Molecule: RNase P RNA; transfer RNA
Organism: Albidovulum aquaemixtae
């Protein structure tokens, strides 16, 4: 000094004017304090809170995940590792479990896409014969062809021609030792080779998951026709009770009486969860639930911002992270504030001027934008800083 | 704030259990027929399958992320 890789940050700064949400003071006028992000975004994962009749255990469906080991409240997230894959290297990249459980596909071409088979073609034997070949048998899979993929590969040896037939290396295959927590790696020797691809195709295996979402819940108020139709299921027993209704007996009545029947109480039976069996708890116990039409209001309050909270300093950890210790309090609005003007600088562009240092004009500040709330992860980002590492070249 | 759908030629849909020139009617254009037009009849043209990455030996179709566009869901009784 030039390429290149990782990683982290900032992403206008200060004022002074006027306005907007919100809290706090103050009888009042006013005063003071707080006020958008790294992604708030896509709504793809994991949660925390909340309601639903919900919690164990099995089986089975659905739906996710998927090298190992560790972090985390939990994740598909991250951190360390292993393998395979690109790169001179620093580093990157892998949806990375299984195709010797099963089933299904692998168009075209091609003999054959996996129980095997042979178009060219090698070899050998009989026939035939115009000596150029040709027919049939048998043996074979080296070599060509086809294809995205051909039933191990390269070399010698055998062989009529050939083949793991035979050996060496290299692949593969199941067991052995050794090293790792493992995921794997290293040997050495056996095994002639049987085992094509695809599981983002059904599917096996292993772990995980009930369901809807703050427009969730709850409470106050206001207003209506406290309305209708239509399906599904169910209304079943057994004790008490005369206080009250109703109802039944008496009785003109008034008032007595009755549990025979409803209402009222208690209990079973039944029902109520994605199916089903076991247990347990909860509700309902005569209604329950699902659609659809139709009216009425578009109010308040809580839920709502103090939290798996940020920053610092130590301490364990290779790292994600964890532990201590003392500071801080940082938007809570709710159809929805967070805004504009001005001035000085800052960073950038364009244009002039001056040798230059600089001066002057001009335009202009990426992506965006909180809606219960945290952890991720995709995705947008004008420019800029910062640290490490890699390769070159140049000078010492 | 949450749920789910859709995207294929100018327009409307097929085609989505992967196989190679992606159809279909209607538009359009050319030409026949007519004196000229409709209409019919022949013949043609026109496609990033919304976009990127990946899986496969091959994607409209699987999968996963963006990109548009559209449905419905409050409260009381």
């Nucleotide at each position: 000094g030039c390429g290149g890789a990782u990683g982290g940050c900032c992403g206008g700064a200060u004022g002074g004017c006027c306005g907007c949400g919100g809290c706090g003071g103050g009888c009042g006028a006013c005063c003071g304090c707080c006020g958008a992000g790294g992604a708030a975004a896509g709504u793809c994962c994991g949660g925390a809170c909340u309601c639903c009749a919900u919690g164990a255990a099995g089986c089975g469906g659905c739906g996710g995940u998927g090298c190992c080991g560790g972090g985390u409240a939990a994740c598909g997230c991250c951190c360390g590792g292993c393998c395979g894959g690109g790169g001179a290297a620093a580093c990157c990249c892998g949806a990375g479990g299984g195709a010797a459980a099963g089933c299904g596909c692998c168009a075209c071409a091609g003999a054959a896409a996996u129980c095997a088979a042979a178009c060219c073609g090698c070899u050998u034997c009989c026939g035939u014969u115009c000596c150029g070949a040709c027919g049939g048998g048998a043996g074979c899979a080296a070599g060509g062809g086809u294809g995205a993929a051909a039933c191990g590969g390269u070399g010698g040896g055998g062989u009529a021609a050939g083949a793991g037939c035979c050996c060496a290396c290299c692949g593969c295959g199941g067991a052995c030792c050794u090293g790792g927590c493992g995921a794997c790696a290293g040997g050495g020797a056996c095994g002639g080779c049987a085992c094509g691809g695809c599981a983002a195709g059904c599917c096996c295996c292993a772990c995980c998951g009930g369901g809807a979402g703050c427009a969730a819940u709850g409470c106050c108020a206001a207003a209506u026709a406290g309305g209708g139709g239509c399906c599904u299921c169910g209304c079943g027993c057994g004790g008490g009770g005369a206080c009250c209704g109703g109802u039944c007996c008496g009785g003109c009545a008034a008032c007595g009486g009755a549990g025979a029947c409803c209402g009222c109480c208690c209990g079973c039976a039944g029902g109520g969860a994605c199916g089903c069996u076991u247990c347990a708890g909860c509700c309902c116990g005569a209604g329950a639930g699902g659609c659809c039409c139709g009216g009425g209001u578009u109010g308040g309050c809580a839920g709502c911002u103090u939290g798996a909270g940020c920053g610092c300093g130590c301490c364990g950890g290779u790292a994600a992270c964890g532990g201590c210790g003392g500071g801080c309090c940082a938007a809570g609005a709710g159809g929805a504030a967070u805004g504009g003007c001005c001035a000085u600088c800052c960073a950038u562009g364009g244009g002039g001027g001056g040798c230059g240092a600089c001066c002057c004009c001009c335009g202009g500040g990426a992506c965006a934008g909180a809606a219960u709330c945290c952890g991720g992860c995709u995705u947008a980002c004008a420019g800029g800083c910062c640290a490490u590492c890699c390769g070159c070249g140049c000078a010492u | 704030g949450c749920a789910c759908c859709c995207g294929u030629a100018g327009c409307u849909c097929a085609g989505c259990u992967g196989g190679a020139u992606a159809g279909a009617g209607c538009a359009c254009c050319a030409g026949a027929c007519u004196a000229c037009g409709a209409a019919u009849c022949u013949g043609g043209g026109g496609g990033u399958c919304g976009g990127g990455c990946g899986u496969u030996c091959g994607a409209a179709u699987c999968g996963u992320c963006c990109c548009g566009g559209g449905u419905g869901c409050g409260c009381c009784a």